[in-house]
Annotation: Predicted 3D model of a 72-nucleotide RNA (transfer RNA) from Brevibacillus thermoruber 423. Its mean pLDDT, the model's own confidence on a scale to 100, is 84.

RNA sequence: GCUGGUGUAGCACAGUGGUAGUGCAGCUGAUUCGUAAUCAGCAGGUCGGGGGUUCGAGUCCCUUCACCAGCA
Repeated sequence: GCUGGUGUAGCACAGUGGUAGUGCAGCUGAUUCGUAAUCAGCAGGUCGGGGGUUCGAGUCCCUUCACCAGCA
């Protein structure tokens, strides 16, 4: 330099163009003499950045950044 993949909550990851979710972690409460465990609830997201297509984009297209792999 070329090609491909990944990027979504603190962490690990889902997500057929139509309300952004799950588990763990966090907070509050219940339970317990107390802790752990368990149960209920709550909070946490400019979906890496920018642009385009569309009535509507995490999803499709272009570009860019970071990381990983392959080729040279």